[in-house]
């Protein structure tokens, strides 16, 4: 340095759901509770997935407009426990 997690020390994180709080909303933050994790530490860089707003199309009506459904651009977030990237890092094995 690069792989790899049988076992070995300290041990760390902590979904689902309940409270409480803050966002229109995805979701954050704090309590409790663990499904599960060797990077479940960090970081929107690229893919992706969702949320709001906007602008267009489709539908659906005798006709029109609006609502609602539903593709699509676009803007401004939001998710590191979706993948990848990138920066770090404990034990121990080769």
């Nucleotide at each position: 340095c690069a792989c790899c997690g049988a076992a070995c020390a300290g041990g760390g994180c902590a979904a689902a759901c309940c409270c409480g709080c803050c966002g229109c909303g995805a979701g954050a933050c704090g309590g409790g509770g663990a499904c599960g994790c060797a990077a479940a530490g960090u970081u929107a860089c690229c893919g992706g997935u969702c949320u709001c707003a906007g602008c267009c199309c489709c539908c659906g009506c005798c006709c029109c407009a609006a609502c609602a459904g539903g593709a699509g651009c676009c803007g401004a977030g939001a998710c590191a426990g979706c993948g990848g990237g990138a920066c770090c890092g404990c034990c121990g094995g080769c």